About this RNA: Predicted 3D model of a 74-nucleotide RNA (transfer RNA) from a Candidatus Pacearchaeota archaeon. The source organism's lineage runs through Archaea, Nanobdellati and Candidatus Pacearchaeota. Its Rfam family is "tRNA". Gene Ontology term of the family: triplet codon-amino acid adaptor activity. The RNAcentral record of the sequence draws on ENA.

RNA sequence: GCCUCUGUAGCUCAGUUGGUUAGAGCACGAGUUUCGUAAACUCGGGGUCGGGAGUUCGAAUCUCCCCAGAGGCU
Numbered sequence: 001g002c003c004u005c006u007g008u009a010g011c012u013c014a015g016u017u018g019g020u021u022a023g024a025g026c027a028c029g030a031g032u033u034u035c036g037u038a039a040a041c042u043c044g045g046g047g048u049c050g051g052g053a054g055u056u057c058g059a060a061u062c063u064c065c066c067c068a069g070a071g072g073c074u
Base pairs, nucleotide, nucleotide: 001073002072003071004070005069006068007067010026011025012024013023019057028044029043030042031041032040050066051065052064053063054062
């Protein structure tokens, strides 16, 4: 230098042939329970989907540029 893949909640990830409201588990907060803790159960907060631009009525999803990481080739 070239090619491929990954980037979504604090963490691990799902969601991809564009369309209901962006989700799960763990973690976190509150409550129930207990003499108390843990566990269990219930409820809740937290994201503008790595950044920007474009296409479209509509983009996490398609296109382009950039950034970060992983792997490969010369």